[in-house]
Formats: sequence, C1' cells, structure tokens
RNA sequence: AGUAGCUCAGCCAGAUAGAGCAACGGAUUUCUAAUCCGUAGGCCACAGGUUCAAAUCCUGUCG
Repeated sequence: AGUAGCUCAGCCAGAUAGAGCAACGGAUUUCUAAUCCGUAGGCCACAGGUUCAAAUCCUGUCG
C1' cells in the first nucleotide's frame, strides 16, 4: 500500500463514494479517427471491535 475494467483521490480530523482513462448510447463526419453530450459500473481485500453512525479509528487475518 489493497476503493469502478485500469490508474488513483477521499483516511490525518468518522456524517451523500469521486476523478481521469476504458466500456456502452447519442450528436457531428461519406466512413474511421478526433471532438462534444449522456449512461452504466463500487456491500471500499476479509473477519471482529468501538460508535447513534466506520472506506476512515482499534485488533487480527490474507495476498
């Protein structure tokens, strides 16, 4: 260090889960590419604990 298919942010200081790329649909184009608009996709590695409330704090485990 483990969070969307990929790369990561959010964690310090608990209160709506985000970005870029990719995918899909549409516009534009003779076609493709590029560009623009939109959509979907995450029980936040796993199991406990604390708490009204945990991706976030604590403990253990796994790779």
Transfer RNA from a marine eukaryotic metagenome, 63 nucleotides, folded computationally. The coordinates come from a structure-prediction model, not an experiment, and the mean pLDDT is 86. It matches the Rfam family "tRNA". Rfam's curators write: Transfer RNA (tRNA) molecules are approximately 80 nucleotides in length. Its family is annotated with triplet codon-amino acid adaptor activity in the Gene Ontology.